RNA sequence: CUGAGUAAGUAAACUACUUGGGCGUUAUCAAGGAAACUUGAUAACUGUAAGCAGUCAAACUCGGUGAAAGCUAAGGGUGCUUUCCUAUGCUAAUACCGAGCCAAGCAUUUGCACAGCAAAUGAAGGUGUAGAGACUAGACGGCUGCCACCUAAACGCGCAAAGGCGCGCAGGGUGAAGGUAUAGUCCACAGCGCGUAGAAAUACGCAC
Numbered sequence: 001c002u003g004a005g006u007a008a009g010u011a012a013a014c015u016a017c018u019u020g021g022g023c024g025u026u027a028u029c030a031a032g033g034a035a036a037c038u039u040g041a042u043a044a045c046u047g048u049a050a051g052c053a054g055u056c057a058a059a060c061u062c063g064g065u066g067a068a069a070g071c072u073a074a075g076g077g078u079g080c081u082u083u084c085c086u087a088u089g090c091u092a093a094u095a096c097c098g099a100g101c102c103a104a105g106c107a108u109u110u111g112c113a114c115a116g117c118a119a120a121u122g123a124a125g126g127u128g129u130a131g132a133g134a135c136u137a138g139a140c141g142g143c144u145g146c147c148a149c150c151u152a153a154a155c156g157c158g159c160a161a162a163g164g165c166g167c168g169c170a171g172g173g174u175g176a177a178g179g180u181a182u183a184g185u186c187c188a189c190a191g192c193g194c195g196u197a198g199a200a201a202u203a204c205g206c207a208c
Stems, first nucleotide, its partner, number of pairs: 001021007023047001024045009051146006061099006070090002075086003100127003106122007131187001133186005147175004155168005191208001193206005
């Protein structure tokens, strides 16, 4: 940060508690690295902290593999009844993959009327991935620059007979996650009454 349940009442919003997942901090182990640090696994936790500015706004399609908590109990648990257990049936926070496609920036190649412009290709990133969905804007996203802090390999300087040592320096790092719709406008869901499928949960559809 987020799903579910309860308080709590149709739904939404807020708060508290319980529980599932994610992130973080600390410790240990392993791998990479000169180091800082990063990645993975496990455990614990009382959740403190996690920078600024500019710029981009396009694709938004077709398919596929997983998933805890929660709901239901047809079948099964020795024949019947009642109860109970059980998912292979659902729902779902969300973890991902293939093809295609995409703004700015980057790389390569080509063309031109060459301080440049355009096209093609490629890597990263995105889309795919909302409550069915439409649209707008930014950021927690892409790109660029800066700031704070950490480290000091290469390089430079000095010392040393040598192995090496000291100082300086970033081009190396850290500044969490949330965008499977964040902030919004709309729409839908939700409510009431029905239909279809189903044992039910539930899904789809119609009307108000």